This is a predicted structure of a 368-nucleotide RNA (Bacterial RNase P class A) from a Planctomycetota bacterium. Taxonomically the source falls in Planctomycetota (Bacteria, Pseudomonadati). Of the family's consensus pairs, 94% are formed in the model.
[in-house]
RNA sequence: AUGUGCGGUCAGGCGAUCGCCCUCAGGUUUUCCUGAGCGAGGAAAGUCCGAACACGAUAGGACACGGUGAUGGCUAACGGCCACCAACCUCGGGCGCGAGGUUCGGGACAGUGCCACAGAGAUUGAACCGCCGAACUACCGAAAGGUGGUGGCAAGGGUGAAAAGGUGCGGUAAGAGCGCACCGCUCCACUGGUGACAGUGGAGGCAUGGCAAACCCCACCGCGUGCAAGCGCAAGCAGCCCUCGCCGGAUCGCCGGCACCUGUGGUCCGCAGGAUGGGGCGGGUCGCGUGCUUCGGCCAGAGAGAAAUGGUCGCCACUGGCUUCUUCGGAAGCUGGCACAGAAUUCGGCUUACGACUGUAAGCGCCC
Repeated sequence: AUGUGCGGUCAGGCGAUCGCCCUCAGGUUUUCCUGAGCGAGGAAAGUCCGAACACGAUAGGACACGGUGAUGGCUAACGGCCACCAACCUCGGGCGCGAGGUUCGGGACAGUGCCACAGAGAUUGAACCGCCGAACUACCGAAAGGUGGUGGCAAGGGUGAAAAGGUGCGGUAAGAGCGCACCGCUCCACUGGUGACAGUGGAGGCAUGGCAAACCCCACCGCGUGCAAGCGCAAGCAGCCCUCGCCGGAUCGCCGGCACCUGUGGUCCGCAGGAUGGGGCGGGUCGCGUGCUUCGGCCAGAGAGAAAUGGUCGCCACUGGCUUCUUCGGAAGCUGGCACAGAAUUCGGCUUACGACUGUAAGCGCCC
C1' cells in the first nucleotide's frame, strides 16, 4: 500500500423563528388565551422464534398435528449464543500446516417408494466398440500361418449424476483382489479427550449403491387464543321463539344412575355443570375509561388513539473531489455530500436496510 474476512462506537451539535400532541399552573375557562416542561430506533422494520401477562371453571392424561436434530456448555426459554468435531469450499503455505466460510450434519440392517433420458446393463444383471485364441473344432494351405465356430474376459474405450472399491506391480491365452504394496472399507485393542471424535497398532481380500429438504422410524419439545388479549362503566334492543328424556329411592324440598347438551380449538378419556337454570336461533351494542407506561432499591420517566414528535434560516462537527502551502502532524480556499428510516403491551433473539469512524486475523506486494 492492498484485497478478503471477523468485530466495536456513533447515528450529529448550537441558536433564532413559526407550527403540532400531551402534562402542569393561571385567566373575562362553551378546548380559547398566556407561561413552563417532556416528546422516536439500532434497527422502532419483517412478524420469523422464545417468554412475561391475560382469558378459556380446576388446562388433567393420551393421540393426532407441528417443531428441532453432531458434541459440550450458557440462558427464564428459543429454531438463539459460545466453544469444539466432521464433511465440503476459498485463499495461502508446502505435505495434512494456517486463516476464513458453508451445512440437506439422528436412522438406508423396521418397512414402502424413486433413480428419468442416455446406455449392453442402474440391485446382480448384461456386452455396444472391443481383447484372447491356452482348450475343443470346421475350412484354406506343403508348412508357418490365416478365416470362422464352441468358448473365455469386463482390465481398455463409450453412455451416464452414479457402472461389480482406487493407484501401481506381478501373474494370465487375454483378464479379474487372482496375489502383493499403499490407500479405502469392516472388526478388535491401546493412547488422548467430559464428549462428538482423533491418532497408533493388529486382523480380514473385504462391498451392506444413492435419495429421508421422499413417505417413514427414533429421541426431545409444544394446551389453545392473543393487548383488536382482558377488566369496568354508560347506552340500547326483541325475544307470549325452539328444546331439556327415562329408571329407582324419598314426607314437600331433594338424592342417585343412564342418555343428551355445554365447558372443548381436532379426536378420545377424565372432571364439572344443566329448570329463578342450561343450550339453540334471532336482535341490540362500532361510545367512554382502563390495560397503557415516574410501577420497579438506584439510573432509565413519548404515551398518541387513525395516530403528534415538524418546517425554514444561520453557524459548527463529520466527509468526497480539486487547487495552494507545509515544520509532513497538517492548514487554507472552492465545490459537493450528510445514510436506512417512524413508537402503539413489554422484554430476549434472529433476519433484512444503511452513512461515518475505528480495531483485529491469516496473507500478499514493496522498502528497510